[in-house]
């Protein structure tokens, strides 16, 4: 440098209402992958979403202060906080109707795509 192989996402327990809710409430609980002083919140990537004719590329994609220690930390220590792709489902929530109804939003933890895909990690061999 090249071929091969194996790995490569967690997570509502427990009450409330109620005919029925892991979906509403209270509470609870989870954090891919490299960089850097040990990160879900820096900086980068992947995952997913759109466009494109495959390949391949372009856009689009969440959230932090504060005190403390250090040479150095938004990463450790302490204290309060945020924040979760896409498609269902959904008793919620807006708006609509005199109503019946209609329309829109609705899950980080259920259900599928996915017994997949990969950021990458480790190994064999030449």
């Nucleotide at each position: 440098u090249g071929u091969c192989u194996u790995c490569a996402g967690g997570g509502c327990a427990g009450g409330g209402u109620g005919a029925a809710a892991a979906u509403c409430c209270c509470g609870a609980u989870c954090g891919g992958c490299g960089g850097u002083a040990u990160a879900g919140u820096c900086c980068g990537c992947g995952a997913g979403c759109c466009g494109u004719u495959u390949u391949g590329u372009g856009g689009c994609u969440g959230a932090c202060c504060u005190g403390g220690u250090g040479a150095a930390a938004u990463u450790c220590c302490g204290g309060g906080a945020c924040c979760g792709a896409c498609a269902g489902u959904g008793a919620c929530g807006c708006a609509u109707u005199u109503a019946c109804u209609u329309g829109c939003g609705a899950a980080g933890u259920c259900u599928g795509g996915a017994u997949g895909g990969a950021a990458g990690a480790a190994g064999a061999c030449g």